[in-house]
Description:
This is a predicted complex of two RNAs, RNase P RNA and transfer RNA, with 421 nucleotides together. Rfam match: Bacterial RNase P class A.
C1' cells in the first nucleotide's frame, strides 16, 4: 500500500432576526379580567427529541383485581459457567458449521493443515407414540433378491433426502427451570349532568369474583339488550432514579461490580422542540483554468492532482407512564483493531 | 396510547396428524337460438402478501417485515 473481517463514534457548526413550548422570578400591584379561587397576557433568566424516540417482539418497575394461596392444564425457555432488578438480552469457554486467502503432499482428481472472524431455538429418539409424498422389489416391522458358506456364515443390491443404522422433537411426548391476570384509555380523587328508567337471564340448593379448571377463600346481588347523561379537571407524570457524565483508582479474561469526582437533563393532550437570512464545512454535477505524467508528427485526447466560480443536495425518522434489551429503517463521514498478500529497511 | 384479528385465482371463500391447492361467480371456446339472455358441455386460471429459518419436503411449524380491519373513556 492492497484485499478480507470486526468494533466504536458522529448524525453538520457558528451568528443574526422572527416564532412555539415547560419551569422560575416580577419581593402585601408587572398589566388586564374576576368577590375569591384563578384565568389571559407581558418582561427577564433558563430547559427543550433519537440512535433508533419506530415495530410493540421479550423482560421489569408501577397500579388494580379482598389475600396473590396450593394443585393440574396451558404457555415460555433449554450446551456448561457467569453477569443482571429481570430477560428469549449480554460475556467467557466447549461442540458443530461456514469462512476471504495462504501453506504442505500429489502428474491429476483430491487430501491434510493454518486462518481474522461469521452463524447456531446446540437437553433427551436406550420411556412411549407418530411421520416419511414421488421413485423404488422393499420406507421403519423386519425382512426380500442375487452370490457364497459346514452354518443367517460373509459380501453386494439400480431408486431415493434416507436402505437396516438411523432421521425428524421450530410433531406429540419426556426431563429440568420459569410463569396468577390485566394493562397509564391501569388506577386514585373531584366536578358536571340524567329518567339512577324499561325488558330479559341467573341467584344463599351459592349466581358472581378470585380472567382456563379444581381445591381453598370471599360472597348478595350479577350479567345482557334498549334508553338517558357527561365528554371535564387534578394526581399517577418527569428533579434523586436498576439516573447521566468522567476516571492512567480497585476486583474480574470478559459481560459487569465497587470506589472517587461532577451533574439534575424534554414533557404535552387539536399535543411544543420551528422558519428565514448569512458565513464556513461535506457530497454530486457543470464551467473556465494551473501543474506535472502519458498517447500522438501535429491539432488534440486521456487519467490524476490543486485551488476558484455557480447550481443542487444533506438520510431514516420524530417523545406521549417510565426503564433494560432485541429487531427493523438509515444519505454519508471519521477512528481503531485483527488477519492475508506485496514491497522497502 | 393499549389489545385482538385477517392476507389463498379477477371477486367471495374452503384447505390439519407437513407430501406439491380447490369450490361458486366471473372470463374464454363450443352447442341450442333468426339474435341475445338463460341453460348445457369443455377449458384457462395461482410468486398461497413479502423475506428468512427448521425439515428430504412448508399454504400449514418458527422468526422478521408490509398492508388492511375491529375493540378499549366516564356516570348511574
Nucleotide at each position: 500500500g492492497a484485499g478480507g473481517c470486526g468494533a466504536g463514534c458522529c448524525a453538520g457548526a457558528c451568528c443574526g432576526c422572527c416564532g412555539c413550548u415547560g419551569g422560575u422570578a416580577c419581593g402585601u400591584c408587572g398589566g388586564c379580567c374576576g368577590a375569591a379561587a384563578g384565568g389571559c397576557u407581558g418582561u427577564a433568566c433558563u430547559g427543550g427529541a433519537g440512535g433508533a424516540a419506530g415495530g410493540u417482539c421479550c423482560g421489569g418497575a408501577c397500579u388494580g383485581c379482598a389475600c396473590a394461596g396450593g394443585g393440574u392444564a396451558g404457555c415460555g425457555c433449554a450446551g456448561c459457567a457467569g453477569g443482571u432488578a429481570a430477560c428469549a438480552c449480554c460475556u467467557g469457554c466447549c461442540c458443530g458449521u461456514c469462512g476471504a486467502g495462504g501453506g504442505c503432499c500429489g502428474c491429476a482428481a483430491g487430501g491434510c493443515u493454518c486462518g481474522a472472524g461469521g452463524c447456531g431455538a446446540g437437553g433427551a429418539u436406550c420411556a412411549g407414540a407418530g411421520c416419511a409424498a414421488c421413485a423404488g422389489a422393499g420406507a421403519c416391522g423386519a425382512g426380500c433378491c442375487g452370490a457364497u458358506u459346514c452354518a443367517g456364515u460373509u459380501c453386494g443390491g439400480g431408486u431415493g433426502a434416507a436402505a437396516c443404522g438411523g432421521g425428524c422433537a421450530a410433531u406429540c411426548u419426556c426431563u429440568g427451570c420459569g410463569u396468577g391476570c390485566a394493562g397509564c384509555a391501569a388506577c386514585a380523587u373531584c366536578a358536571a349532568g340524567u329518567a339512577g328508567g324499561c325488558g330479559g337471564a341467573c341467584g344463599u340448593c351459592g349466581a358472581c369474583c378470585u380472567g382456563a379448571c379444581c381445591c381453598g377463600g370471599g360472597g348478595a346481588g350479577u350479567c345482557c339488550g334498549c334508553g338517558g347523561g357527561u365528554a371535564g379537571a387534578u394526581g399517577g407524570c418527569a428533579u434523586c432514579g436498576a439516573g447521566c457524565c468522567g476516571u492512567u483508582c480497585u476486583g474480574g479474561c470478559g459481560a459487569c461490580a465497587g470506589g472517587c469526582g461532577g451533574c439534575c437533563c424534554a414533557g404535552a393532550c387539536g399535543a411544543a422542540u420551528g422558519g428565514c437570512g448569512g458565513u464556513c464545512a461535506c457530497a454530486u454535477c457543470g464551467c473556465a483554468g494551473g501543474c506535472g505524467c502519458u498517447c500522438g508528427c501535429a491539432a488534440g485526447g486521456g487519467a490524476g492532482u490543486c485551488g476558484g466560480c455557480g447550481a443542487u443536495g444533506c438520510a431514516c425518522a420524530g417523545a406521549a407512564u417510565c426503564c433494560g434489551g432485541c429487531c427493523u429503517a438509515u444519505c454519508g463521514g471519521c477512528u481503531c483493531g485483527c488477519u492475508u498478500c506485496a514491497c522497502a529497511a | 396510547g393499549g389489545g385482538g384479528g385477517a392476507u389463498u385465482a379477477g371477486c367471495u371463500c374452503a384447505g390439519u396428524u407437513g407430501g406439491u391447492a380447490g369450490a361458486g361467480c366471473a372470463g374464454c371456446g363450443g352447442a341450442c337460438u333468426c339474435u341475445u339472455a338463460a341453460u348445457c358441455c369443455g377449458u384457462u386460471u395461482g410468486u398461497c402478501g413479502c423475506g428468512a429459518g427448521u425439515u428430504c419436503g412448508a399454504c400449514c411449524c418458527u422468526c422478521g417485515c408490509a398492508u388492511c380491519c375491529c375493540c378499549c373513556a366516564c356516570c348511574a